[in-house]
Molecule: c-di-GMP-I-GGC riboswitch aptamer
Organism: Rubrobacter sp.
């Protein structure tokens, strides 16, 4: 140092509920807490999801809690 994931301590925040943004998917901001050791961050790459488009082709977005990549990080039992 990698890389691992018991322990405290702190953190995050699903469904649902309110209140705002948007045509939507969703995003934000309060309550709540399934649940997370990257559930910090980035839409690269696939998937998914909305909206244009009769439709198909394409376009324009969401989604980081679907998976993969990238990057930066708190703690240290055991192995």
């Nucleotide at each position: 140092c990698c890389a691992c994931g018991a322990a405290a301590a702190g953190g995050c925040a699903a469904a649902c509920c309110c209140g705002u943004c948007g045509u939507g998917a969703g995003g934000c901001g309060g309550g709540g807490g399934c649940g997370c050791a990257a559930a910090g961050c980035c839409a690269c790459g696939g998937a998914c999801c909305u909206c244009c488009g009769g439709g198909c082709a394409g376009g324009a977005g969401g989604c980081a809690g679907c998976c993969g990549g990238g990057u930066u990080a708190c703690c240290g039992a055991a192995a």